[in-house]
RNA sequence: CUCUUAUCAAGAGAGGCUGAGGGACAGGCCCUGUGAAGCCCGGCAACCCGUUCUAUCUUUAUAGAAAAAGGUGCUAAAUCCUGCAAAACCGUAUCGUUUUGAUAGAUGAGAG
Numbered sequence: 001c002u003c004u005u006a007u008c009a010a011g012a013g014a015g016g017c018u019g020a021g022g023g024a025c026a027g028g029c030c031c032u033g034u035g036a037a038g039c040c041c042g043g044c045a046a047c048c049c050g051u052u053c054u055a056u057c058u059u060u061a062u063a064g065a066a067a068a069a070g071g072u073g074c075u076a077a078a079u080c081c082u083g084c085a086a087a088a089c090c091g092u093a094u095c096g097u098u099u100u101g102a103u104a105g106a107u108g109a110g111a112g
Stems, first nucleotide, its partner, number of pairs: 001112008013041001015040003021031003025083004042075003047071002051066006079104001084101006
């Protein structure tokens, strides 16, 4: 980098360093010297590994629950909103609203 698969409306510091940008992309709309991004510490969660308990099971294992040592991840706003398609409503209507599905993206696990 590509493919497969699961998840994406919950949760998480008024700490330290440092200093201007950031929210993937485009359009919006936002955050930011009452301090962005980054690093450290802290925290959240529980995807993977491992642990404990229960049920099934000959074993392997499967399912559920607990905790959180290890590997990631995350820590403004629903993946901040929309971005393509369909349906419903409204309408003269190419606008608008809602819902669903896809696309794109993010993260985990597996494969190449």
Predicted 3D model of a 112-nucleotide RNA (SAM riboswitch aptamer (S box leader)) from Virgibacillus halodenitrificans JCM 12304. The organism belongs to Virgibacillus halodenitrificans, within Bacteria. The sequence was found by an Rfam model in a public genome assembly.